[in-house]
RNA sequence: GCGGAAUUAGUUUAGUGGUAAAAUGCGACCUUCCCAAGGUUGAAACGCGAGUUCGAUUCUCGCAUUCCGCACUA
Numbered sequence: 001g002c003g004g005a006a007u008u009a010g011u012u013u014a015g016u017g018g019u020a021a022a023a024u025g026c027g028a029c030c031u032u033c034c035c036a037a038g039g040u041u042g043a044a045a046c047g048c049g050a051g052u053u054c055g056a057u058u059c060u061c062g063c064a065u066u067c068c069g070c071a072c073u074a
Base pairs, nucleotide, nucleotide: 001070002069003068004067005066006065007064010024011023012022013021018054026042027041028040029039030038047063048062049061050060051059
């Protein structure tokens, strides 16, 4: 340099043109003499920009980052 894939909560993953879900972690409360375990509840996320659309996390384009393959140089 060329091609491909990925980017969603602190972390790991779903999901999909119409209110974004779960696990784990975190806070509060209940239970317990305490811890652990368990229960209830709360906060927390669609990488950035533009386009299409009544409406975009989803479709299109560009950018960024990460990964994979190929090529080149050493």